C1' cells in the first nucleotide's frame, strides 16, 4: 500500500483494453467581482524597422569651445592621446554521449583589481594623434606635408630578492600627479579569489552497427605551452581499444531539483541556483591578467540595406517592439529611491542588471456576491394516478448588517548613508589627514491617488460551468425514430430512449467549470523489492564443451567483499521539523534535521573471496562378473510378392457399394517344376531391452561405445551448469554413380458427382534401397532443460546381488531401470504425486494481448529448395486455457410409440363438392401458412350478415352522459326519390305528483365528447395450438467443488409411468404419473308413470286395449364388486413378472374429462378487454345496387363411382340417441313427384319427426362403358323468402360426360377397432358430400426392433449457446488504408582519393623601405624592424568514387478493413476420406 468495467448461456483462470487520483510554462469552449503572490515563444538557434542595453577618469596628457572672474583663477563642455573596464552582468540550448556534467581525489601551472611583507622609484632620448595646410572619394574612409604633450614609446644605470648557467659567469625594472603628505609606479615573496590541466567512479537507445585504430600505442630526442602530455616534429618499436560492447548510427546540454509513487522505481530538466557550450554560417588570429571575445578585428559564404556602380554598411539566442511560424505566451512603460556592477580620490556619471508599474483567471492562496425571520406552502414553471407532488423559506413582505468595490480625508515603513559644521578618543613630530565614536545641520522615494486607518450612501455593483445508463454522486416529461446525433470503456438510437435534442428537477465543483495534449499512478502489465514457461505467451531436437556463474569437510593466515566508529565533503535554494513576519493563507524569513553518496582513517574476523596445509562422504581409476534390436563392417538363410522358361488345363480372371478401365483363345486366372532379381525380416514380441536425442529387430563373425552389480584398493574436490562454439540429428528434398522386386507423389485411364483437377478402382515415373557429399527441419512430445538433496504407502515388471529355511514355479532384504494406483503438498482446473507439476539450491534457454508475422528488409549459411536471426505501419477489444449446464452429431448403449414390419382400407388418376394459392376485378373484405394453415375463424355470404367496391346522403352524429329550449310518444294520407330522406297533411294530449315539479320519449341548438372490423399479437391481458398424456420438471436442508454447478434425479432390477423395490452423502418435499370424477360392462336393493306384462281375469280382427300386478325388461337413486386379494413358478427372501383358480369383468376391464416446468417474440388488437399511434363534414354513420359465388391453372380435404360380396324391382325384419308451440305435424284426400289441402294429437318414457339402412327372401341383369356410373345440358315444376338474374335447395321428363381400381409418392387403423350401413342434432326463413353425436353388421395382422420418423434415460466429442436452419475457410469481383519490391529520380549526412587555397600564424628570404640602439669614415655601415616574395598548415569551394538515410516512382506483391456480392464447403460431431506437424 483500496479498486472498478469489459471475453462466457453461466464459471474460474490467463490476458490485454478502459476508468476513478495527482500534476502542468499548457491550449481550446462557456463564463467572469476584488486582492495577494508567482509565472508568461515549449514552435522558426526564422528574418528583423526604431529606440535604448558599457562606459568612465581633467587628481595621466596636450589642444579646443563657452560662461564667470576679485584677472590670480574658477566652472561647464568637445574631439583626441593615455589608463581601467568592454572576458562581468544579460540572453539562448544549436552543437555535444564528451573528463561535457555529477561526485571524490591529484600535481606540472597562471591570476588584473584586493590583503600582508620587503626593495627601488635614478639619468636621458626619439616620435605621434588631435590641430593646421594641401589633397583623393558619392559615401565609408583616407593620403601627403609641417609642428606638439604625457602615467604613450625607447635607451642607459642600479639589483636585495628574481631568472638562466658549462657554476666561470650572464640576463633582467619603473611614471609620474599634486604640493609636502598622500595617491600612483617597479621588482620579489606569501595569501585570498578566480581560472587552466590530470585521474577513479557514475552518466540514453540500437548487434538488422563486430571489429576499430598509422600520430594510431609506447619509447628517445627536439620544439611548443602559463603548465603536464603525440600537443607538434624526427627516429625506433608494433602496439592500443573491444562481447564487462570498441567503432558506427540515432537521440540529447548536464546537475541541484521538479512531478508521481507506500516504497523501490518511472517520467522530466520551464521559472530559481551551479557548470558547460553558443552569439548570422564556417575559419582565423590580435590585444589582454583573463577571449580565440554577443553589442571587437580579419577572411570566406548566404541574406538584407546604401550607392554617383567605382565601392561601402549590417548581425536583438540583451530590454521593449515588428513580421513570420504556431493551439499558444505580455509594454516600443517609470526609476536609478533601494540592492549590485564599471570608472573615478570624490562629488558623480553609466547601468533594459535590478527595483517597480502595465497586460493575461496561466498556476497557487484569501475574500465577497448578503444575514435573520417569513406558509396563504402565493403566482408562474414542470409533472400527475387529477387527489396531489415539486421548484420551496426559495421569492415577495418585515427586521438588520456593510466586508469588498465606490466617495471623501488625513497617512506609515521601505532612508542606510554621503556631504557640511563641530566635540572626544586613537594614530602621528603634528593642530593636517585617516580610523573609531558623539552632537548639530542639510537634503535624497520610481513605486504612489502606496499599505493600513477613518468618514459616507445603499442590499445597494458582483455566478457560472459540467454532469445525471453502469463504472460514478444525481430522474422525469416532451420531441426524434439505426434518422439526427452521443460515446472514456461496455455500449445507446429501428415509435413508449433516465444514454440523442429541449425543458423541469437533481448532483458535483465554484470565479471558475469542462474538454484536449503529454507525465506518473492504479499496472505485480518487464515483477530488485515483486511474475512466469505440461494444456493459457513461453524448455533451444539432443549432447559435448570454452568464457562466465556457482561449488564438499578441517585448520592457519590475510582483510578485497562484509560490519562498526571517527574525520572531510555532500553549495545555496527546495522537501521535512520547529520558531518568526505579512489580520489568515499562499508568500517571505531564522534555526535544525536530512541529503540514504564519495573519499580518508581506525578496528572486528563469523560468512564469501584469496594464500598455505590436510581430509574422503562428491567425482574418478583399478579388479571380477552381468544383461542388452547400442554403433560400424563383412558374410549368410528361409518364407512371400513379381518376372522368365517348361508342363497340366480352359474361359474367364481381376476389381467394387455397384461397376468399368485392365489381363485373357497369340491360352490368362488356377496349379506343378525350374530359374532370376530386389527389398523386408512372420512366430518369439512383452506399458520388455539398449541408446544423449534422432532411433535400433532373421542368423554368424570381426571391430567398438556406454550402463549396472559385488567387494576391496588408489587419486584427493579433479565438481555442476554452460552465452558463443563444435558434433549428431526422422521423413521429405538436392548432387554424382549404382540398383530397382514390391509399394508409390506426379501423370494416364475407369468410376462417383451438379462439378470431382479428390476420396474408390486399373496402371504408373521420380522416390523408397546402396556408396559418397549436402540439407538441418518435424505435434524432433512426457507439448515437462540439466544437476543435487529431502519428503507416507501399495501392486506389477527387467538386470544384478545378499540372507533364510520347509530346497520351491519358495519367502525376505537390497540396488539400477521401467509401469500402474495413491497420502501430504501443489495446481485456474484438468491433473502431478520419490521417474513431481511437492519442498529447496545452482546454472542456462525462453515469454509479455490477438492479428499483421515467424512475414518484410538487412546479415549469415545453402547447389537449390530453403533454414536462421527478425521488425514496423496498420487493425481489433478481445484472442486464449480448464472445467460446467444445455443443444447437436451422417458417435455409442438401453427403452418406447400404428414409428417400421405384418395386415385391412384409402389418398395421389376420374367427375363433382369444399377450402387455399395464383390470376382477374371497381371490389373479388380480413385473418390462418411445415408438422401445429388449406370442409380452418364460418354451428350454414341471395338482401341482412358485411368488415369490401360504386353511387347518393348525414355531421354532437346510428350508440353513451351532461346543459338549454320546445314538444306527449306516436300516427294517417298524398307527392318527389333507387332508397335513405324531404315537403305537405290527419289523428293524438299519455304516467307519477306534496301541484312547485319529476321520470321516460321526440325534435332543435352549443360544446365537452361519441365513433373506428383503422395500425401494431414484436407493448399486452385473456383464450388456444404444439412438443405430449411424453415422464418428466423442481425445491428445502445437508454434503462435494474456489466457482458455474453437482449430489438427490445416477447405479442393479421392474413398470404404461421419476411406477415400485434394493443400493447409495444424502434425507425429505412439491408440480406432474396413478387414484379420487363421469359414461359403460355384472349383481343387489328402493321406487313404479307416460315405461313393463310372467302369472290371474275381461275384451278385440289385432294391439298392455282394460282390471290388476311389481316378477322380468327398462327408467334413476343408493349399494356391492377387482385388491396381484388367493395358489404355483421365476426373481435377491424385494419390487415385480409368468401361469392358474374363482369371477360378469384380471392385472390401469373399455371409453371420457383431466395437459407438469417450459418451448415456438407460435395464433388471435376481426370474439372480448387494453397501452401507444392514427382519422374526426371522415379511416365515423345511413341507403340502394354490386362483390365475398370471378377462372387458363396448382394444391389440400371430402363425396360418388368404376360394378355381380354388385345394380334394379317386389316383399319383409331388427336400433340407439335426439328434436318439436313463430314448432313437430299423424290419419284422410289431391299430385308421377317435390309438395299441396284439411288439421287429430303433442309444451312430450304418452303425440309427431320416423321410413332405419346394410340384412333376409324372390325375380332379373351376365362382364358390356353395361339395367355400372351419374356429371353436364334442355324442358317443366315445388318450397322458403320483400326478393332465388348475378347466386338457393328439391322434384319430374329427357340428356347420359369422365371413369374399367389409379405413376412417383403418401394417409388411417391393434377390437366391438378398421371397414361398411343408415339415423339424429346444432347453425338455420331457405340452403351439407362439412361438423358433432347415435346405433346396426363386423374382420385381418403384429415374427420382431436391423432400418425410416418422433420421443425418453445414460454416456462420449464439440471451435455450437440466436444452440447444426449452428459455426466457419479460401480464391475471385468492388471500395478504402498502411506497407514490401521497383527502371529510377531528388535531397541530407558521411568515408576515401585528388584539385584548390582567402585571412591568419609559423619558417625562410637574393627584393623594397626603415625615428630611438651601436659604430665610425657623419651620411654611411651594422643590429633590429616593416612591407613584399616564398614554403608549411588550413576554411569555403570543386571533381571522382563509395556508404548510409529520407522523400518520391509507371508497374507489381502480399496484408488489413469493409454491406446483403460470386464459387465451392476445407475445419468444428467419426464434420460425413479422423485431424494436425515437417
Nucleotide at each position: 500500500g483500496a479498486g472498478a468495467g469489459u471475453u462466457u448461456g453461466a464459471u474460474c483462470c490467463u490476458g490485454g483494453c478502459u476508468c476513478a487520483g495527482a500534476a502542468c510554462g499548457a491550449a481550446c469552449g462557456c463564463u467572469g467581482g476584488c486582492g495577494g503572490c508567482a509565472g508568461g515563444c515549449u514552435u522558426a538557434a526564422c528574418a528583423c524597422a526604431u529606440g535604448c542595453a558599457a562606459g568612465u577618469c581633467g587628481a595621466g596628457c596636450g589642444c579646443u569651445u563657452c560662461c564667470c572672474u576679485u584677472c590670480g583663477g574658477g566652472g561647464a563642455g568637445g574631439a583626441g592621446c593615455g589608463g581601467c573596464g568592454g572576458a562581468c552582468g544579460g540572453g539562448u540550448u544549436a552543437g555535444u554521449a564528451a573528463c561535457g556534467c555529477g561526485u571524490g581525489g591529484g600535481a606540472a601551472c597562471g591570476u588584473a583589481c584586493c590583503c600582508u611583507u620587503u626593495u627601488c622609484u635614478a639619468a636621458g632620448g626619439a616620435a605621434u594623434a588631435g590641430c593646421c595646410a594641401u589633397u583623393g572619394g558619392a559615401a565609408a574612409c583616407g593620403a601627403u606635408g609641417a609642428g606638439u604633450a604625457a602615467u604613450a614609446c625607447c635607451u642607459u644605470a642600479u639589483a636585495a630578492g628574481c631568472c638562466c648557467u658549462u657554476c666561470g659567469g650572464g640576463g633582467g625594472a619603473a611614471a609620474g600627479a599634486u604640493u609636502u603628505a598622500u595617491c600612483g609606479g617597479u621588482a620579489a615573496a606569501g595569501g585570498a579569489u578566480c581560472g587552466g590541466c590530470c585521474c577513479g567512479c557514475g552518466u540514453u537507445a540500437g548487434a538488422u552497427u563486430a571489429g576499430a585504430u598509422a600520430g594510431u600505442u609506447g619509447g628517445u630526442g627536439a620544439g611548443g605551452u602559463a603548465a603536464c602530455g603525440g600537443c607538434u616534429c624526427a627516429c625506433c618499436a608494433a602496439g592500443u581499444c573491444u562481447a564487462c560492447g570498441a567503432u558506427c548510427u540515432a537521440u540529447a546540454g548536464c546537475u541541484g531539483g521538479u512531478u508521481u509513487u507506500a516504497g523501490a522505481g518511472g517520467a522530466u530538466g520551464a521559472u530559481c541556483a551551479g557548470c558547460a557550450a553558443c552569439a548570422c554560417u564556417g575559419g582565423g588570429a590580435c590585444u589582454g591578467a583573463g577571449a580565440c571575445a554577443c553589442g571587437g578585428c580579419c577572411c570566406a559564404g548566404a541574406c538584407u540595406c546604401c550607392u554617383a556602380c567605382g565601392g561601402g554598411a549590417g548581425g536583438c539566442a540583451g530590454c521593449a517592439g515588428u513580421g513570420g511560424g504556431g493551439a499558444a505566451u505580455a509594454u516600443u512603460g517609470c526609476a536609478c529611491a533601494a540592492u549590485g556592477g564599471g570608472c573615478g580620490a570624490a562629488a558623480g556619471c553609466c547601468u533594459g542588471a535590478u527595483g517597480c508599474a502595465g497586460c493575461c483567471a496561466u498556476a497557487c492562496c484569501g475574500c465577497g456576491u448578503g444575514u435573520g425571520u417569513g406558509a396563504a406552502g402565493a403566482a408562474g414553471g414542470c409533472u400527475u394516478u387529477c387527489g396531489g407532488g415539486u421548484u420551496g423559506u426559495a421569492a415577495a413582505g418585515c427586521a438588520c448588517u456593510u466586508u469588498c468595490a465606490g466617495u471623501a480625508g488625513g497617512g506609515a515603513a521601505g532612508a542606510a548613508a554621503a556631504g557640511c559644521c563641530u566635540g572626544a578618543g586613537g594614530u602621528u613630530a603634528a593642530u593636517a589627514g585617516c580610523c573609531u565614536u558623539g552632537g548639530g545641520u542639510c537634503u535624497u522615494g520610481a513605486c504612489g491617488u502606496u499599505a493600513a486607518c477613518u468618514u459616507u450612501a445603499g442590499a445597494a455593483g458582483a455566478a457560472g460551468c459540467a454532469c445525471c445508463g453502469g463504472c460514478u454522486a444525481a430522474c422525469u416529461c416532451u420531441g426524434u425514430g439505426c434518422c439526427a446525433g452521443g460515446a472514456g470503456c461496455c455500449g445507446c438510437g429501428g415509435u413508449a430512449a433516465u444514454a440523442c435534442a429541449g425543458a423541469g428537477g437533481g448532483u458535483g465543483c465554484g470565479a471558475g467549470c469542462g474538454u484536449u495534449a503529454a507525465u506518473c499512478g492504479g499496472a505485480a502489465u518487464u515483477a530488485c523489492u515483486g511474475g512466469g514457461c505440461g494444456u493459457a505467451a513461453a524448455g533451444a531436437g539432443u549432447a559435448c564443451g570454452u568464457a562466465g556463474g556457482c561449488g564438499g569437510u578441517u585448520u592457519a593466515g590475510u582483510a578485497a567483499g562484509u560490519c562498526a566508529g571517527a574525520u572531510g565533503u555532500g553549495a545555496a535554494a527546495g522537501c521535512c521539523c520547529u520558531g518568526g513576519g505579512c489580520u489568515c493563507a499562499a508568500c517571505c524569513u531564522g534555526g535544525g534535521a536530512a541529503c540514504u553518496g564519495c573519499a580518508u582513517u581506525u578496528g572486528a574476523a563469523a560468512c564469501u573471496g584469496c594464500u598455505g596445509a590436510a581430509c574422503u562422504a562428491g567425482a574418478g581409476u583399478u579388479u571380477g562378473g552381468u544383461a542388452g534390436a547400442g554403433g560400424g563392417a563383412a558374410g549368410u538363410g528361409g518364407a512371400a510378392u513379381u518376372c522368365c522358361c517348361g508342363g497340366u488345363g480352359u474361359a474367364g480372371c481381376g476389381g467394387u457399394g455397384a461397376a468399368a478401365u485392365g489381363c485373357g483363345u497369340a491360352g490368362a486366372u488356377a496349379u506343378c517344376g525350374g530359374g532370376a532379381g530386389g527389398a523386408a525380416c512372420a512366430c518369439c514380441a512383452g506399458u520388455g531391452g539398449c541408446g544423449a536425442a534422432g532411433g535400433c529387430g532373421g542368423c554368424u563373425u570381426c571391430c567398438u561405445g556406454g550402463a549396472c552389480c559385488a567387494a576391496a584398493a588408489c587419486u584427493g574436490a579433479c565438481g555442476c551448469u554452460g552465452a558463443g562454439g563444435u558434433a549428431c540429428g526422422a521423413a521429405a528434398g538436392c548432387g554424382u554413380g549404382g540398383g530397382g522386386a514390391g509399394c508409390a507423389a506426379a501423370c494416364a485411364g475407369g468410376a462417383u458427382u451438379a462439378g470431382a483437377u479428390a476420396c474408390c478402382c486399373u496402371g504408373g515415373u521420380a522416390g523408397u534401397c546402396c556408396a559418397c557429399g549436402c540439407c538441418g527441419u518435424a505435434a524432433a512430445c512426457g507439448a515437462u532443460g540439466u544437476c543435487u538433496a529431502c519428503u507416507a504407502g501399495c501392486c506389477g515388471u527387467u538386470g544384478g546381488g545378499a540372507g533364510g529355511c520347509u530346497u520351491g514355479a519358495c519367502c525376505u532384504c537390497u540396488u539400477a531401470g521401467u509401469g500402474g494406483c495413491g497420502a501430504a503438498g501443489c495446481u485456474a482446473a484438468c491433473g502431478c504425486g520419490a521417474u513431481a507439476a511437492g519442498u529447496a539450491g545452482a546454472c542456462c534457454g525462453c515469454c509479455u494481448g490477438g492479428g499483421g508475422a515467424g512475414u518484410a528488409c538487412g546479415g549469415u549459411c545453402g547447389c537449390a529448395a530453403g533454414a536462421u536471426u527478425a521488425a514496423a505501419a496498420c487493425u481489433c477489444a478481445a484472442a486464449u486455457g480448464a472445467a460446467u449446464u444445455g443443444a447437436c452429431g451422417g458417435g455409442g448403449g438401453c427403452c418406447c410409440g400404428c414409428a417400421c414390419a405384418a395386415g385391412c382400407g384409402g389418398u395421389g388418376g376420374a367427375g363433382c363438392a369444399u377450402g387455399u394459392g395464383g390470376u382477374u376485378u371497381a371490389a373479388u373484405u380480413c385473418g390462418a401458412u411445415g408438422c401445429a394453415a388449406c370442409g380452418c375463424g364460418a354451428a350454414g355470404a341471395a338482401c341482412c350478415u358485411u368488415a369490401c367496391c360504386u353511387a347518393c346522403u348525414c355531421u354532437u352524429g346510428a350508440c353513451a352522459u351532461c346543459c338549454a329550449c320546445a314538444g306527449a310518444a306516436c300516427u294517417u294520407u298524398u307527392c318527389a326519390g333507387a332508397g335513405c330522406u324531404g315537403a305537405a297533411u290527419u289523428g293524438g294530449u299519455g304516467c307519477c305528483u306534496u301541484c312547485g315539479g319529476g321520470a321516460a320519449c321526440u325534435g332543435u341548438g352549443a360544446g365537452a365528447c361519441a365513433g373506428g372490423u383503422g395500425c401494431u399479437g414484436c407493448u399486452u391481458g385473456g383464450c388456444u395450438g404444439u412438443c405430449g398424456u411424453c415422464a418428466g420438471c423442481u425445491c428445502g436442508u445437508g454434503u462435494u467443488g474456489u466457482g458455474a454447478a453437482a449430489u438427490g434425479u445416477u447405479g442393479g432390477g421392474u413398470u404404461a409411468a421419476g411406477u415400485c423395490c434394493c443400493g447409495c452423502a444424502a434425507c425429505g418435499a412439491g408440480c406432474g404419473c396413478a387414484a379420487c370424477c363421469c359414461c359403460u360392462a355384472u349383481c343387489c336393493u328402493u321406487a313404479g308413470u307416460u315405461g313393463c306384462c310372467a302369472g290371474c281375469a275381461c275384451g278385440u280382427a289385432a294391439u298392455g286395449g282394460u282390471g290388476g300386478g311389481a316378477a322380468c325388461u327398462c327408467u334413476a337413486g343408493g349399494g356391492a364388486g377387482a385388491c396381484u386379494g388367493c395358489c404355483g413358478g421365476u426373481g435377491a427372501u424385494a419390487a415385480a413378472c409368468c401361469g392358474g383358480a374363482g369371477g360378469a369383468a384380471g392385472g390401469u376391464g373399455g371409453g371420457g374429462a383431466c395437459g407438469a416446468c417450459g418451448u415456438c417474440a407460435a395464433g388471435u388488437c376481426a370474439u372480448c378487454a387494453u397501452g401507444g399511434c392514427c382519422c374526426u363534414u371522415a379511416c365515423g354513420a345511413g341507403u340502394a345496387g354490386g362483390g365475398c359465388u370471378a377462372c387458363a391453372c396448382a394444391c389440400g380435404u371430402g363425396c360418388u363411382a368404376c360394378a355381380a360380396u354388385g345394380g334394379u324391382a317386389c316383399a319383409u325384419a331388427c336400433a340407439a340417441a335426439g328434436g318439436g308451440u313463430u314448432g313437430c305435424g299423424a290419419a284422410g284426400c289431391c299430385g308421377c313427384g317435390a309438395g299441396g289441402u284439411c288439421g287429430a294429437g303433442c309444451c312430450a318414457a304418452u303425440c309427431c319427426c320416423a321410413a332405419a339402412a346394410a340384412g333376409u327372401g324372390u325375380a332379373u341383369c351376365g362382364u358390356a362403358g353395361u339395367c355400372c356410373g351419374g356429371a353436364u345440358u334442355g324442358g317443366a315444376g315445388u318450397c322458403u323468402g320483400c326478393a332465388a338474374c348475378u347466386c338457393g335447395a328439391c322434384u319430374c321428363c329427357a340428356u347420359g360426360a369422365a371413369g374399367u381400381c389409379g405413376g412417383a409418392a403418401u394417409c388411417g387403423c391393434u377390437a366391438g377397432u378398421a371397414a361398411u350401413c343408415g339415423u339424429a342434432g346444432a347453425u338455420c326463413a331457405g340452403a351439407a358430400u362439412g361438423c358433432u353425436a347415435c346405433g346396426g353388421u363386423g374382420a385381418a395382422u403384429a415374427c420382431g426392433u436391423u432400418c425410416c420418423c418422433g420421443g425418453g434415460c445414460c454416456u462420449u466429442g464439440u471451435a455450437c449457446a440466436c444452440a447444426c436452419c449452428g459455426c466457419c475457410c479460401g480464391u475471385c469481383a468492388c471500395a478504402c488504408c498502411a506497407u514490401g519490391g521497383g527502371a529510377g529520380u531528388g535531397g541530407g549526412u558521411u568515408g576515401c582519393a585528388c584539385c584548390a587555397g582567402a585571412a591568419g600564424u609559423g619558417g625562410c628570404u637574393a627584393g623594397u623601405c626603415u625615428a630611438a640602439c651601436u659604430g665610425u669614415u657623419u651620411a654611411c655601415a651594422g643590429g633590429g624592424g616593416a612591407c613584399g616574395g616564398u614554403c608549411a598548415c588550413c576554411a569555403c569551394g570543386g571533381u571522382g568514387u563509395g556508404a548510409u538515410u529520407c522523400a518520391u516512382g509507371a508497374c507489381u506483391g502480399g496484408g488489413g478493413u469493409a454491406a446483403a456480392g460470386u464459387c465451392g464447403u476445407a475445419a468444428c460431431a467419426a464434420g460425413g476420406u479422423a485431424a494436425c506437424c515437417a
Predicted 3D model of a 1478-nucleotide RNA (small-subunit ribosomal RNA) from an uncultured prokaryote. RNAcentral holds the sequence, with entries from ENA. It matches the Rfam family "Bacterial small subunit ribosomal RNA".